[in-house]
RNA sequence: GGGGCUGUGGGGUAGCCUGGUUAGCCUCAGAGGUUUGGGACCUCUUGACCCCGGUUCAAAUCCGGGCAGCCCCA
Numbered sequence: 001g002g003g004g005c006u007g008u009g010g011g012g013u014a015g016c017c018u019g020g021u022u023a024g025c026c027u028c029a030g031a032g033g034u035u036u037g038g039g040a041c042c043u044c045u046u047g048a049c050c051c052c053g054g055u056u057c058a059a060a061u062c063c064g065g066g067c068a069g070c071c072c073c074a
Stems, first nucleotide, its partner, number of pairs: 001073007010027004020057001029045005050066005
């Protein structure tokens, strides 16, 4: 220098190809129920789409440009 893949709550992960429900699930944290108490279990709550721009009625998803990480080639 060239190419490929990835980036979503504190941590992990699905959704992206084929745009449309309040962005789902596990865990952590907080509150409550249950219990003599604790554990376990159940319910509820908080919190996320790497950044900028474009297309569109509507973008995590499509397009362009960046940034970061990993891999391959030179």

About this RNA
Transfer RNA from an uncultured archaeon, 74 nucleotides, folded computationally. Its Rfam family is "tRNA".